Source information
Two RNAs folded together computationally: RNase P RNA and transfer RNA, 472 nucleotides in total. It holds a member of the Rfam family "Bacterial RNase P class A". It is annotated as a ribozyme. About the family: Ribonuclease P (RNase P) is a ubiquitous endoribonuclease, found in archaea, bacteria and eukarya as well as chloroplasts and mitochondria.
RNA sequence: CGAGCCGGCCGGGCGGUCGCGCUGAGGGAAACUUCGGUGAGGAAGGUCCGGGCUCCACAGGGCAGGGUGGUCGGUAACACCGACCCGGGGUGACCCGCGGGACAGUGCCACAGAAAUCAGACCGCCCCGGCACCGGGCAUGGCCCGGCACCGAGGUAAGGGUGAAACGGUGGUGUAAGAGACCACCAGCGCCGCGGGUGACCGCGGCGGCUUGGUAAACCCCACCCGGAGCAAGGUUAAGAAGGUCAGCUUCGGCUGGCUGCGCGAGCGUUCGAGGGCGGCCCGCCCGAUGCUCGCGGGUAAACCGCAGGAGGCUGCCGGCAACGGCAGUCCCAGAUGGAUGGCCGCCGGCCCGCGCGAGCGGGUGCACAGAACCCGGCCUACAGGCCAGCUCGCCCG
RNA sequence: CGGGCUGUAGCGCAGCUUGGAAGCGCACUGGCUUUGGGUGCCAGGGGUCGCGGGUUCAAAUCCCGCCAGCCCGA
Numbered sequence: 001c002g003a004g005c006c007g008g009c010c011g012g013g014c015g016g017u018c019g020c021g022c023u024g025a026g027g028g029a030a031a032c033u034u035c036g037g038u039g040a041g042g043a044a045g046g047u048c049c050g051g052g053c054u055c056c057a058c059a060g061g062g063c064a065g066g067g068u069g070g071u072c073g074g075u076a077a078c079a080c081c082g083a084c085c086c087g088g089g090g091u092g093a094c095c096c097g098c099g100g101g102a103c104a105g106u107g108c109c110a111c112a113g114a115a116a117u118c119a120g121a122c123c124g125c126c127c128c129g130g131c132a133c134c135g136g137g138c139a140u141g142g143c144c145c146g147g148c149a150c151c152g153a154g155g156u157a158a159g160g161g162u163g164a165a166a167c168g169g170u171g172g173u174g175u176a177a178g179a180g181a182c183c184a185c186c187a188g189c190g191c192c193g194c195g196g197g198u199g200a201c202c203g204c205g206g207c208g209g210c211u212u213g214g215u216a217a218a219c220c221c222c223a224c225c226c227g228g229a230g231c232a233a234g235g236u237u238a239a240g241a242a243g244g245u246c247a248g249c250u251u252c253g254g255c256u257g258g259c260u261g262c263g264c265g266a267g268c269g270u271u272c273g274a275g276g277g278c279g280g281c282c283c284g285c286c287c288g289a290u291g292c293u294c295g296c297g298g299g300u301a302a303a304c305c306g307c308a309g310g311a312g313g314c315u316g317c318c319g320g321c322a323a324c325g326g327c328a329g330u331c332c333c334a335g336a337u338g339g340a341u342g343g344c345c346g347c348c349g350g351c352c353c354g355c356g357c358g359a360g361c362g363g364g365u366g367c368a369c370a371g372a373a374c375c376c377g378g379c380c381u382a383c384a385g386g387c388c389a390g391c392u393c394g395c396c397c398g
Numbered sequence: 399c400g401g402g403c404u405g406u407a408g409c410g411c412a413g414c415u416u417g418g419a420a421g422c423g424c425a426c427u428g429g430c431u432u433u434g435g436g437u438g439c440c441a442g443g444g445g446u447c448g449c450g451g452g453u454u455c456a457a458a459u460c461c462c463g464c465c466a467g468c469c470c471g472a
Stems, first nucleotide, its partner, number of pairs: 001394005007388004012348007020039008041369001045380002048378005053230004060283004065226005070084005085099001086097004100221002105219002107215003122160002124156003128152003133147006168186006187211001189208008234305004243260007262297007275287003312331008349367001350365006399471007408424004418455001426442005448464005
């Protein structure tokens, strides 16, 4: 200098002006108004996981169902993160892996091919028998030797050809031809022993059958985990007509208080219990009669809490390879409920276009993805432009 | 907030369960039939299987992540 790998961060700045939500103080009977403070993100997004929180048996047993899947750690927890192991890719920095089990069982492997998983003989090779022919020899109406085609019965997986995949590879012995049939070396599998490591696993040695395909992101098996619903969770308050019901009082007309809370109709049921918590089923537990279910019609969209101090941010030190943890200091940082966080202008900075050798000049452009709604930790996805650190490979120079 | 479905030729759909050459109808093109058109008959063309990645010998089909559209419940 060129090409590349990887991590972290920012993602407009300043000022003026007009507005909006929340909030503090003041004014006002109220509507409102004055001054001050504060007001989106790294993903607020998709809603894919995990938790907090709330209610239902403080969360129960079994089946079913779902999820996770190398090991060890981190964490409140996880399908997340870190380190390591194994496999694959890359010259390398580094990247990728749903990465348990295919000698528990079942299923599937199209087409091609002879044969696709207790496989199989198409060509080829070889042996035997039969039959016909040819050649040669001889002691010639025959016998012997050799060759070849066809037929029949076999052997053979070394060779050809098919396929994604064909029952280990190379060399030799052996054989009629062959074959782990046997031998040497190599590859792989299983078992045993020793050594290292917390472990996944790695290294060495021995033995064995001699090789036992792939697929579990097919059923399935193994280990571990999972109760359900969700802030419209859940709670409080106010107003409560006609009516219902319970208790007390009563001059028997009614009054007071509690609970419930629209009207009409139908059905079920009150301990031999309808129905509910309870979601697929069973068991078990609890609630349960002013009850429950269904249909038709009508009404309302109140306020407050939950709800903004939290597994919180920043800085420093310590422990750890790291994820992360501990301690100390410091800071307070949106809270709407038809849903605020915006519009305009100026300067600077970007980006685009043109001119110029160049410094630069002129013009254009508000300028990436996107916008909280109970909260938090992750994952995934979108993202103009820019900053910083580390590392690898190639070439050149000193 | 909770749950489900769909995407395949211009249009409407099948194939996905159980992986194995991508099909059907209408439409389109050419030819025959007709004086001409329609009908009818014959032949033919046309596909990123929504997108990307993975598993597998092999993916429309199985798995994961996105995109678009639709439906149901509170």